[in-house]
RNA sequence: GUGGGCGUAGCUCAAUGGCAGAGCAUCGGGUUGUGGUCCCGAGGGUUGUGGGUUCGAAUCCCAUCGCUCACC
Numbered sequence: 001g002u003g004g005g006c007g008u009a010g011c012u013c014a015a016u017g018g019c020a021g022a023g024c025a026u027c028g029g030g031u032u033g034u035g036g037u038c039c040c041g042a043g044g045g046u047u048g049u050g051g052g053u054u055c056g057a058a059u060c061c062c063a064u065c066g067c068u069c070a071c072c
Stems, first nucleotide, its partner, number of pairs: 001071007010024004018055001026042005048064005
């Protein structure tokens, strides 16, 4: 340089163009002599960035940034 894959909560990952979710973690409560386990609840998101299409975009299109794979 050319082509492909990935980017979503603190971490690991879901989500067929139609309300952004789960597990773990964190916080509060219950249980317990204390802690852990277990149970209930809560908070936490410019879906990498900027545009476009659409009534509606994490999802489709373009550009760009980062990581990664293959080739040269």